Description
This is a predicted structure of a 366-nucleotide RNA (Bacterial RNase P class A) from a bacterium. The prediction has a mean pLDDT of 77.
[in-house]
RNA sequence: GGAGUCGGCCGUGCGAUCGCGCGGGGGCAACCCCGUGAGGAAAGUCCGGGCUCCCAGGGCAAGGAUGGUUGCUAACGGCAACCGGCCGCGAGGUCAGGGAAAGUGGCACAGAAAAUAUACCGCCGCGGGUCGCAAUAUCCGCGGUAAGGGUGAAAAGGUGAGGUAAGAGCUCACCGCCCCGCCGGUGACGGCGGGGGCAGGCCAAACCCCAUCCGGAGCAAGGCUCAACGGGAACAUCGUCGAUGGCCCAUCGCCGUUCCCAGGUUGCUGCUAGAGGCCGGUGGCGACACCGGUCCCAGAGAAAUGGUCGCAACGGCGUCGGAAACGGCGCUACGACAGAACCCGGCUUACAGGCCGGCUCCUCGU
Numbered sequence: 001g002g003a004g005u006c007g008g009c010c011g012u013g014c015g016a017u018c019g020c021g022c023g024g025g026g027g028c029a030a031c032c033c034c035g036u037g038a039g040g041a042a043a044g045u046c047c048g049g050g051c052u053c054c055c056a057g058g059g060c061a062a063g064g065a066u067g068g069u070u071g072c073u074a075a076c077g078g079c080a081a082c083c084g085g086c087c088g089c090g091a092g093g094u095c096a097g098g099g100a101a102a103g104u105g106g107c108a109c110a111g112a113a114a115a116u117a118u119a120c121c122g123c124c125g126c127g128g129g130u131c132g133c134a135a136u137a138u139c140c141g142c143g144g145u146a147a148g149g150g151u152g153a154a155a156a157g158g159u160g161a162g163g164u165a166a167g168a169g170c171u172c173a174c175c176g177c178c179c180c181g182c183c184g185g186u187g188a189c190g191g192c193g194g195g196g197g198c199a200g201g202c203c204a205a206a207c208c209c210c211a212u213c214c215g216g217a218g219c220a221a222g223g224c225u226c227a228a229c230g231g232g233a234a235c236a237u238c239g240u241c242g243a244u245g246g247c248c249c250a251u252c253g254c255c256g257u258u259c260c261c262a263g264g265u266u267g268c269u270g271c272u273a274g275a276g277g278c279c280g281g282u283g284g285c286g287a288c289a290c291c292g293g294u295c296c297c298a299g300a301g302a303a304a305u306g307g308u309c310g311c312a313a314c315g316g317c318g319u320c321g322g323a324a325a326c327g328g329c330g331c332u333a334c335g336a337c338a339g340a341a342c343c344c345g346g347c348u349u350a351c352a353g354g355c356c357g358g359c360u361c362c363u364c365g366u
Stems, first nucleotide, its partner, number of pairs: 001362010012312007020037007039337001043348002046346005051218004063214005068082005083097001084095004098209002103207002105203003120149002122145009157175006176198001177196008222269003230261006239254001241253005276295008314335001315332007
């Protein structure tokens, strides 16, 4: 200098002015003043928890979720460290990463055969026919063979040697696999030694088996509440009121007051000080935990957080100088994704432009 990999962060700033939401203050009022007002994802609503109400004796079953190990955490399908497989020269990346020798099932097309192995071509042996003196060649049949070819996503351990008619774990060496033991590690697992010719193809985001976890609904939860409408009791009026009947009367209803119950629009509450932010220290590889200090940081029930102007040029564009790196000048605020609705921890997805750091590989110079 180039190429790459991992992680963290910012995501226009300042001022003026006109408005908007919330809170506070002043004023008789009109109105005035002060404070404060979106995000890293506020998003998707995928997972987990807090909170609230309902339900709930225990167990089993059903259903759902998760799935290497050890930790972290309020909890998780999240995170950290580690283990193993695969990819990369490497930094690193990636994996629904338990069980296929419990059972059932599937493996399209192609192919002889897709799991009780199998003989299409080829190779080898034997027998027969044809050509030929013979060797040989060729055809047919029977048998051997999984080494070679061909099909396929996948073909019944791999490579090499011996062996054989040709072959074959048939035998041997190494690798792989299985079993046993010892050692190391909390563990996943790793290392070493011994034994076994090898049995058990792949698929569980197929059924299934194993282990662990899981009550339901959600702030339109829930609580309080002036009314309307409704129910009951007592008292009063027994009314020139209404309906029905057998109409001097009876029954029912209506109007008043008080109390109780129910009800629930609006309103109040829940509502934002919290598993909180920042700084420092201690412990830990780390996720994280603890301690001290400091700060208060939207709370609206259909939803405010906006408009205009000025200054500033990170970037962009143009131009000039320069071999380039770069520098000068001018123009330009157009600048991404997006917007709280009970709160919090995660995941996922979107994102113009920019900054910082760790590490790896290649090349050059000293």